[in-house]
RNA sequence: GCCGGAGGUUACUGCUAUUGGGAUUCGAUUUAGCCAUGCGAGGCGAGAGUCUUUAAGGACUCGCCGAACUGCUCAGUAACACGUAGUCAACCUACCCUCAGGGUGGGGAUAACCCCGGGAAACUGGGACUAAUAUCCAAUAGGGGAUUAGUACUGGAAUGUCUUUUCCCUGAAACGUUACGACACCUGAGGAUGGGACUGCGGUUGAUUAGGUAGUUGGAGGUGUAAUGGACCUUCAAGCCUAUAAUCAGUACGGGCGUUGAGAGACGGAGCCCGGAGAUGGACUCUGAGACACGAGUCCAGGCCCUACGGGGUGCAGCAGGCGCGAAACUUUUACAAUGCCUUAACGGGUGAUAAAGGAAUCCCAAGUGCUCUAGCAUAGCUAGGGCUUUUACGUAGUGUAAAAAGCUAUGUGAAUAAGUGGUGGGAAAAACGGGUGCCAGCCGCCGCGGUAAUACCCGUGCCACAAGUGGUAACCAUGAUUAUUGGGCCUAAAGCGUCCGUAGCCGGCCGGAUGGGUCUUCGGUGAAAUCCUACGUUAGAACGUAGGGCAUGUCGAGGAAACUAUCUGGCUUGGGACCGGGAGAGGCCGGGGCUACUUCAGGGGUAGUGGUAAAAUACUGUAAUCCUUGAAGGAGCACCUGUGGCGAAAGCGCCCGGCUGGAACGGCUCCGACGGUGAGGGACGAAAGCCUGGGGAGCGAAGGGGAUUAGAUACCCCCGUAGUCCAGGCCGUUAACGAUGCCCGUUUGGUGUAGCGUUUCCUAUGGGGAAGCGCUGUGCCGUAGCGUAGGUGUUAAGCGGGCCGCCUGGGGAGUACGUCCGCAAGGAUGAAACUUAAGGGAAUUGGCGGGGAAGCACCACAAGCGGUGGAGGCUGCGGUUUAAUUGGAUUCGACGCCAGGAAAGUUACCAGCGCUGACAGCAUGAUGACGGUCACUCUGAAGGGGUUACCUGAAGCGCUGAGAGGAGUUGCAUGGCCAUCGUCAGCUCGUACUGUGAAGCGUCCGGUUAAGUCCGGUAACGAGCAAGACCCGUAUUCUUAGUUGCUAUCUCGUCCUCUGGGAUGGGAGCACUCUAAGAAGACUGCCCUCGAUAAGAGGGAGGAAGGUGCGGACGACGGUAGGUCAGUAUGGCCCGAAUGCGCUGGGCUACACGCGGCCUACAAUGGUCGGGACAAUGAGCUGCCACUCCGAAAGGAGGAGCCAGUCUCGAAACCCGAUCUUAGUUCGGAUCGAGGACUGAAACCCGUCCUCGUGAAGUCGGAAUCGCUAGUAAGCGAGGGUCAUCAUCUCUCGCUGAAUACGUCCCUGCUUCUUACACACACUGCCCGUCAAACCAUCCGAGUGGGAUCUUGAUGAGGCCCAGGUAAUUUACUUGGGUCAAAUCAGGAUCCCGCAAGGAGGGUU
Repeated sequence: GCCGGAGGUUACUGCUAUUGGGAUUCGAUUUAGCCAUGCGAGGCGAGAGUCUUUAAGGACUCGCCGAACUGCUCAGUAACACGUAGUCAACCUACCCUCAGGGUGGGGAUAACCCCGGGAAACUGGGACUAAUAUCCAAUAGGGGAUUAGUACUGGAAUGUCUUUUCCCUGAAACGUUACGACACCUGAGGAUGGGACUGCGGUUGAUUAGGUAGUUGGAGGUGUAAUGGACCUUCAAGCCUAUAAUCAGUACGGGCGUUGAGAGACGGAGCCCGGAGAUGGACUCUGAGACACGAGUCCAGGCCCUACGGGGUGCAGCAGGCGCGAAACUUUUACAAUGCCUUAACGGGUGAUAAAGGAAUCCCAAGUGCUCUAGCAUAGCUAGGGCUUUUACGUAGUGUAAAAAGCUAUGUGAAUAAGUGGUGGGAAAAACGGGUGCCAGCCGCCGCGGUAAUACCCGUGCCACAAGUGGUAACCAUGAUUAUUGGGCCUAAAGCGUCCGUAGCCGGCCGGAUGGGUCUUCGGUGAAAUCCUACGUUAGAACGUAGGGCAUGUCGAGGAAACUAUCUGGCUUGGGACCGGGAGAGGCCGGGGCUACUUCAGGGGUAGUGGUAAAAUACUGUAAUCCUUGAAGGAGCACCUGUGGCGAAAGCGCCCGGCUGGAACGGCUCCGACGGUGAGGGACGAAAGCCUGGGGAGCGAAGGGGAUUAGAUACCCCCGUAGUCCAGGCCGUUAACGAUGCCCGUUUGGUGUAGCGUUUCCUAUGGGGAAGCGCUGUGCCGUAGCGUAGGUGUUAAGCGGGCCGCCUGGGGAGUACGUCCGCAAGGAUGAAACUUAAGGGAAUUGGCGGGGAAGCACCACAAGCGGUGGAGGCUGCGGUUUAAUUGGAUUCGACGCCAGGAAAGUUACCAGCGCUGACAGCAUGAUGACGGUCACUCUGAAGGGGUUACCUGAAGCGCUGAGAGGAGUUGCAUGGCCAUCGUCAGCUCGUACUGUGAAGCGUCCGGUUAAGUCCGGUAACGAGCAAGACCCGUAUUCUUAGUUGCUAUCUCGUCCUCUGGGAUGGGAGCACUCUAAGAAGACUGCCCUCGAUAAGAGGGAGGAAGGUGCGGACGACGGUAGGUCAGUAUGGCCCGAAUGCGCUGGGCUACACGCGGCCUACAAUGGUCGGGACAAUGAGCUGCCACUCCGAAAGGAGGAGCCAGUCUCGAAACCCGAUCUUAGUUCGGAUCGAGGACUGAAACCCGUCCUCGUGAAGUCGGAAUCGCUAGUAAGCGAGGGUCAUCAUCUCUCGCUGAAUACGUCCCUGCUUCUUACACACACUGCCCGUCAAACCAUCCGAGUGGGAUCUUGAUGAGGCCCAGGUAAUUUACUUGGGUCAAAUCAGGAUCCCGCAAGGAGGGUU
């Protein structure tokens, strides 16, 4: 920082469902879409007439009242529509109430009825009669207007009222009814009720809507109305609204209220109440007190119905109901009994208002689905049996109701009639339970599960939550201080405009006075009811009722206060400004002058290269370059001084002089007197590049050309080079325009530099000199408190406060599209959405990594050396290929002479063939004889196997199903153990304390030093552990002890040989020496010198057998590598189980176009061959080692002593001496092949070893590359053990001979530590970008095309209203003319919106 989740609410929906009560719940959302049928507004007759006539009547008509209420809906409406508070000195009001007065005299019609017609119908025409509470005339009362006067009244104000004069206009009534109570009628005044009009304030979004307006704004006079008014008309004037958002566009009935929230708010405003508006879309009118009228009328439009085609009818957004639409919403019920309303004198009548019932899991409330005992079991329970209760259920009776029903009361029966939904990986309560599946099927709000051991999928079983409900989807609020008024931010996370000036606005110093707008306070009115809260009542409770309070955050009036704020007024100087003074400065503009370098040109000199690079080449040069020198021209620039120095608002500004000019600092109680701060819009300036016009062009230098580099090189490097860079004028207006830090003011510990001015003291060369301190103003560094996620910042704040402006709200899409403005263009400014995504980002931490840095180290690093590998032949292992099989594993170091793996069988796991095998349980079978045995035959490579026959025996039994044994079958990515490797490393940690919000750090760092985190010193660390070291073993020196199987110097006794010197051999003394094996000593930087810090230690030396760990081993830290091994054993899971088990025979593991690793032998003379002569150590030995003798040319054979071992046996070679070979594919080399032998073993064909003879291949020192080693080492030489019947070129040991070269370094390869960058953490074999290819999605542009809305122009114009005339002649009807309002239709234009679209474009996901 967002996303998801937990809470509440609303609508729909899945599964499930026992009952009762209550409700202001139920076609609002989508279609203010369309409607069949019935009902929803009538009443009176005591006003009158006519007809009927058995009647307390009924019907028709005139008349009167009502039908403008109630009911429904929310389309339109951004408006005086609503809310609230006011006004009418600008108005009306039927029925009702109060008061006062009155009701006189006349007239003419008409409906019904009757007669005659028209028409399909709806309906309608003519004639004749008649009445009234119908209607007309006159009178009176009265009313209205104008006018005169008044000293009258109310009031803020007369235009009002009253009185008065005169004139004009108008002008009532029902001698009705009566039941004699009364009702009805007329006039005037007042009231009540209901309305009309006007005004202040309040409540939506968009500026990608900035200008709108001609009846528009105002005046005068009229018209019209109940009444004001441009409401309308004539005329005059040119106004009016707007950044406090006009106009335009979108959306929307408004309020009381509802949901949610702690609140402020946000969202909603269907239901109930108040107000408004509408009645298919429009326009208009009559009647009337009231309508421009839902159930009145006329007309137009569009829809439907009837029709005899001539004409007519109709309007459910009333109640039911139907269709359509949709995710989405009930009965064509009952009654006027109650409450209201209309009517009536009244009784009554009417009323889909209303009251009731029916339906609906719509909401709220309440209850139940049992309780208990015993026994058993597989024990949170279940089953069986017994007992209890009866809310509810089912009956009965009463009550209840307009009539029913429900309910209520009483009573009977019987645990009977009644539990689900979602979840169980984390968030988040509940499974490491069983089975299935195997990145499949699926789950999942988000994270994420599933690739054979799934607590996450699907079932089952447990468990968890809620419960007649419980889940899902969509929407809203909360969580979210993620829109922040309460209550957020902007250095680096998103976010300070590039900078300044300034308009509106907002904010504003000190002291007075006045006013009382804001503010505070008191009183009064109002803010409907319902809703909300509290209490009480009824009740089982919710609901309901009553009372009180609160809410409505408000508003109006009257009185008061005067601090603050505001306004007016008077003063002040500290904010600000002005002036004066001497200084500082790359501040700006203009002009003049100069300097070096460079380039070019010209002259002279001079000769072969120059230039350039890591190295080169392109390039220049014999027409003389580069180079030296003289001169001229040109354009640009301004070294040193130069400084985390200065100036400027920023961009930016650097040679010198002059002119003009802006600003800042310091000093001065000189002046003005709040004149100030910020700043939406607006304006100005604004690097580089770029653009236009004209100049200029030395150097540099995009583009371009060439040369290199490279896999390529549209780059880096080099040689050229055009725009440009420069000047003048104009445009552009951007940047990492950065301190990534807006401007102004106040305030809060310090230290130390530096620049300017002032001041004090001192020095002085007396200079614009120097030094130190202090003050102010700039500019740096360090740092306290504080702040901050941290990095950091810290009087130059990112601290603490105040004022104003700008900006931010997950990442991407995108600073893109569209629109508009600006620009010559490039482009700039403003600036979205669809769609997509669970992250993106900051700071710091640990690690890892770097073709970053520093220090140190290592022969699995280099350097200096020595010897090899890589070439040849062979041996051996691996790959590949082949094969019936060539079993399997191991694959960089850390697989490849490895699995001790040298396989003839066995081993052996592989292949071919042939056989064998099931403990235990159940079932089939079995005395009609299972299993087994013996003789024989047959199948076979062979057989104990299969089959057949005969005999013997006498009880089990593998035919089936489970389940086992066994498995070198699978999984080393399920494991133990063991091993390899990092690591021939020097590291890895802990306790306590401390630091940090934390991850973590410190210690373990730094300076020295060491093989070492070895030690010393420093240090917020002090100690400790595992590693290192030490301890242990071997070896090197000495001593002591011991002396057989060891030894033989000395002594002695024999034997043999002799060149008489001696030698060999055996025995005995002996233990000196060697050796053996026990114990001691010794080496510790102990001593000296130098260096070092007086340390640790280093260098050198002495002594010593040994010198700085003496040398060599054993010993392998915490951990990592899913390193290797299930084929050594062990072991979980899975699999096979008559075969993947067990056995046998043969084959294979030994194949062979090829590639790789390790080794052996060589290529020869430091050698080969022959002859002679020496010297070891470690070990091993009974189916063994084998002396010695004999045979054989040899391998070997035949005899045979000793030895279970310090006793016996096995035993050297290189080397030395001599001879020969003489540089040759050889007397080198030995492969290969032939022949003949020997040995082991059942067995040497595939496929063993050895001997002899013959044969005599490649190979003449090995490309790129690569390995080992620092001393008894490398190299050379052989010996022994292991394996083993036989077979070593293998391996593990052993000795013999025995060098060369470093005494360093970090260049390569690596390791350790510190540090640093990091977008990596599976950790650089990391991460990741763009094109291209493919699929899908939304969007933009788009020739055009279709539709809608609004405005406007013109034409046509139903119908209404007004005026005038004519005809009939009373209102009225018809008709003519004029004026006006005007629906609708047609044609054109403008603006906006929606849809489709060839094609084009970018984006997102995979």
Molecule: small-subunit ribosomal RNA
Organism: uncultured euryarchaeote